Molecule: transfer RNA
Organism: Schistocerca piceifrons
RNA sequence: GUCCUGGAUGGCGCAGUGGUUAGCGCACCUGCCUGAUAAGCAGGAGAUCCCGGUUUCGAAUCCCGGCCAGGGACA
Numbered sequence: 001g002u003c004c005u006g007g008a009u010g011g012c013g014c015a016g017u018g019g020u021u022a023g024c025g026c027a028c029c030u031g032c033c034u035g036a037u038a039a040g041c042a043g044g045a046g047a048u049c050c051c052g053g054u055u056u057c058g059a060a061u062c063c064c065g066g067c068c069a070g071g072g073a074c075a
Base pairs, nucleotide, nucleotide: 001074002073003072004071005070007068011026012025013024014023019057028044029043030042031041032040050066051065052064053063
């Protein structure tokens, strides 16, 4: 470099059968609790799902192209 393969979803790690407002854990913020902290309890903010397009009444999900990084084969 070419081809194949499975990926990309809040700050991090992961779920998510074409149809509810995209969920869970950790972290973060506020309050309660405590002498104080941690733990615990209650609440909150944060992602239009890598980018662009296609199909569809409806797309994180199907299809196409691009980009990025992992694994494999060949050179």